This is a predicted structure of a 73-nucleotide RNA (transfer RNA) from a Candidatus Microgenomates bacterium. Rfam family: tRNA. It is annotated as a transfer RNA. Its family is annotated with triplet codon-amino acid adaptor activity in the Gene Ontology. The prediction has a mean pLDDT of 81.
């Protein structure tokens, strides 16, 4: 320098156009226990990497940029 992929909660991820974005782990509270852990119940936590575009409507499609990973040179 060229090609490909990824970017969504603290972490790992689902969601591929439609009103209000998932789950697990973690966190908080309650319950249970002599107590802790485990279990059970409830809850908080998201400008969906940025900018622009397409569309009635974008986390999703397109372009550019940024960051990370892989391959080639």
């Nucleotide at each position: 320098g060229g090609g490909c992929g990824c970017a969504u909660a603290g972490c790992u991820c689902a969601g591929u156009g439609g009103u209000a974005g998932u789950a697990g782990c973690g966190c908080u509270g309650a319950u249970c226990u002599u107590a802790u852990a485990a279990g059970u119940c409830a809850g908080a936590g998201g400008u969906c990497c940025a900018u622009g575009g397409u569309u009635c409507g974008a986390u999703c499609c397109c372009a550019u940029g940024u960051g990370c990973g892989c391959c080639c040179a």